Predicted 3D model of a 95-nucleotide RNA (nadA riboswitch) from an Acidobacteriota bacterium. Rfam family: nadA riboswitch. On this family, see Huang et al., RNA 2020: "Structure and ligand binding of the ADP-binding domain of the NAD(+) riboswitch". The coordinates come from a structure-prediction model, not an experiment, and the mean pLDDT is 77.
[in-house]
């Protein structure tokens, strides 16, 4: 110079230092999809109930919100105690 092997130094072990690449964890602001309960909203619908009212009750149907729960993405964050890959530091060895 090539190449193998290793990590002593370390706030119990285990972790040399920086990049990447897949996958895992946490967080965020939204996004699909269903769910449960409640409260709004409505010239809605029906029933009562009032002399009447765009009046009152109750039931139903719409809505969109909020709640949590799952899914795909995206940004973030980190001793990710998971594989791989690249350079490099130091020690052995071999050419």
């Nucleotide at each position: 110079g090539g190449u193998u092997g290793c990590a002593a130094c370390a706030a119990c072990c285990c972790c040399g230092c920086g990049g990447a690449u897949u996958g895992g964890g946490g967080c965020g602001a939204g996004c699909c999809a269903g769910g449960a309960a409640u409260g709004c909203u409505g010239a809605a619908u029906c029933u009562c109930u009032g002399c009447a009212a765009c009046g009152g009750a109750g039931a139903u149907c719409a809505g969109g919100a909020g709640c949590g729960u799952g899914g795909a993405g995206c940004g973030c964050c980190a001793g990710u105690g998971a594989a791989u890959u690249c350079g490099c530091u130091g020690c052995a060895g071999c050419c």